[in-house]
Context: one part of a larger RNA
């Protein structure tokens, strides 16, 4: 040098992605204690004040409790109350000593504000992530009448579901709590229809072909022509599920929720007018957001100085309503910003101990 403790002028986050780390705080009685609340909290809120040792107060108060005493009764080695004795033993209050230092040492909260997520206590990537992620009480849609729906199971036979029965089971979203939850059913999915179209398989069996007894014919051949019956190939028209098409319904089902152009006594803007498309043009609340490209938007706020905070505007590039919308007290090892405190983070070092290392031996 480096590691691990230690102390450090004067300052006091100026460090640094960030107060990371480390300092500070801590205890017990007592005063006192805010905004906001879901009246249960917030709260140890913050924020002060005393603390040690003799002497007295006091061996008092009170505590166990022995003899012994009242009392009840199931009459017992019983239960309940009182209680000399021994034992234990304060608070308060008054006076009085020492010390740099009285919770003397160890262990033992650092606090406030503001905002986002998540309601909460729980779950997790054993071994780079603990969280805003997951689950959660509540909420909702749908299926399921019992041999239940659903799962397992070579898809049997049985099992779970369940020795349960719709205030139960299963699947799927959301995700306490408070206000809410708008507008499309065209496409896709589900549900229900069924008149007609389509259509497997099957059912028919119009015809149609092959074989060939025979019979005809001549150039006499392994010839050509007709062709009964049986066999046998194919096979029209006609009937015939479900599905599809088709006609409804449904969105807390998948998922969707426009554009142009013109108008008002100064400009600007446009309550209003036209147009065009659409299944139907985004309601309410929220908004430069964990969501804003343009962007350090513009303005207020804290700072001497703020790409970050906060709190408004709305030009929402590309917010929105159980892929929930906005809130919310309590809560968090979450995550931003800000004061207070305090500190070797740091301005800018330094010295002390210890241990490796290095030098000699």
């Nucleotide at each position: 040098u480096u590691g691990u403790g230690g102390u450090u002028a004067a300052g006091g986050a100026a460090c640094u992605c960030u107060g990371c780390a480390a300092a500070a705080u801590a205890c017990u009685a007592c005063u006192g204690u805010a905004a906001c609340u879901u009246c249960g909290g917030a709260a140890g809120a913050a924020a002060g004040u005393a603390g040690c040792c003799c002497g007295a107060u006091a061996g008092u108060a009170g505590g166990u409790g022995u003899a012994g005493g009242a009392u009840c009764c199931u009459c017992g080695c019983g239960g309940u109350c009182c209680g000399a004795a021994g034992c234990c033993g304060a608070a308060u209050u008054c006076g009085g000593g020492g010390g740099c230092a009285c919770a003397a040492a160890a262990g033992c909260g650092g606090g406030g504000g503001u905002a986002u997520c998540g309601a909460c206590u729980g779950u997790u990537u054993a071994a780079c992530a603990a969280a805003a992620a997951c689950a959660c009480a509540g909420g909702g849609c749908u299926c399921u009448g019992c041999u239940a729906a659903c799962a397992c199971g070579u898809u049997u036979a049985g099992u779970g579901g369940a020795a349960g029965u719709a205030u139960a089971g299963g699947g799927c979203c959301u995700g306490a709590c408070g206000c809410c939850u708008g507008c499309c059913c065209g496409g896709u999915g589900c549900u229900g229809g069924a008149a007609g179209g389509u259509c497997a398989u099957g059912a028919g069996g119009a015809g149609a072909g092959g074989u060939c007894a025979u019979a005809g014919g001549c150039u006499a051949g392994u010839c050509c022509u007709a062709g009964a019956a049986g066999c046998u190939u194919c096979g029209a028209a006609u009937c015939u599920a479900a599905g599809c098409c088709c006609c409804a319904g449904u969105a807390a089902a998948c998922g969707g929720c426009g554009g142009c152009c013109g108008u008002a006594a100064c400009u600007a803007u446009a309550a209003c007018g036209g147009u065009c498309c659409u299944a139907a043009g985004g309601u309410a609340g929220c908004g430069a957001a964990a969501u804003u490209c343009c962007u350090u938007g513009u303005c207020g706020g804290g700072u001497a100085a703020g790409u970050u905070c906060c709190g408004a505007c709305c030009u929402g590039c590309a917010c929105g309503a159980a892929u929930g919308g906005c809130g919310u007290a309590a809560c968090g090892a979450a995550u931003u910003c800000c004061c207070c405190a305090c500190u070797g983070u740091c301005u800018c070092g330094a010295c002390c101990a210890c241990a490796c290392a290095c030098u000699c031996a």
Molecule: large-subunit ribosomal RNA, domain IV
Organism: Bacteriovoracia bacterium